[in-house]
RNA sequence: UAUCGGCUUUAGGGGUGUUCCGAAACAGGAACUGAGACAAUACCCUUUGAACCUGAUCCAGGUAAUGCUGGCGAAGGGAAAAGCAUGAAUGGCUAU
Numbered sequence: 001u002a003u004c005g006g007c008u009u010u011a012g013g014g015g016u017g018u019u020c021c022g023a024a025a026c027a028g029g030a031a032c033u034g035a036g037a038c039a040a041u042a043c044c045c046u047u048u049g050a051a052c053c054u055g056a057u058c059c060a061g062g063u064a065a066u067g068c069u070g071g072c073g074a075a076g077g078g079a080a081a082a083g084c085a086u087g088a089a090u091g092g093c094u095a096u
Stems, first nucleotide, its partner, number of pairs: 001089001003088002006084005011046004016040001017032005052077003058071004
């Protein structure tokens, strides 16, 4: 130095499926994946942007089933500012 990383505060963006039971309807219960699937005052992400959306009633694999996994994706969009002090890094000065 505020460069990388970390922390704090405030602001903002986003998703909430699948299967089974139950139920007149509305509720409710259980299981699967996941950070999050009771819309939680939680979780994730905020341009170094795969949080999330479009493509997509997509393609391949797999599953009881589902964006469950991978591709698509060096595709297109997509929401921010301030401060802290130290871990690293770089440079300068002084001393030995």